[in-house]
Molecule: Glycine riboswitch aptamer
Organism: Chloroflexota bacterium
RNA sequence: AAGCGUCGCAGGGAAGAGACCCAGAUAAAUUGGGCACCGAAGGUGCAAAUCGAGCACCGUCAAGAGCUAGAUGAAACUCUCAUGUAAAAGGACCCUGGUGCAGA
Numbered sequence: 001a002a003g004c005g006u007c008g009c010a011g012g013g014a015a016g017a018g019a020c021c022c023a024g025a026u027a028a029a030u031u032g033g034g035c036a037c038c039g040a041a042g043g044u045g046c047a048a049a050u051c052g053a054g055c056a057c058c059g060u061c062a063a064g065a066g067c068u069a070g071a072u073g074a075a076a077c078u079c080u081c082a083u084g085u086a087a088a089a090g091g092a093c094c095c096u097g098g099u100g101c102a103g104a
Base pairs, nucleotide, nucleotide: 005101006100009097010096011095012094013093018035020034021033022032023031036085037084042081043079045077049072050071051070053068054067055066
């Protein structure tokens, strides 16, 4: 230096669950009320382990190990707050490309 990797970005693929009921003009969207559902926008919670402290054990020193509370701590798990439950839109994630960036 190239390649690889990688954030924004572009194109493509992408599941689940009521076109539920009532009310005002009303098929849907939207507003208010009601019941039932999904998990893959977003968000919540946690394991092992590690760290500090206290207690206790041991005892020449050091090391090791035990208990209690706290802190850090993952997800496609979990909750269902939010979103969503015909189509469209959205959609985690995957593929292709990829300015720039970091490392070697």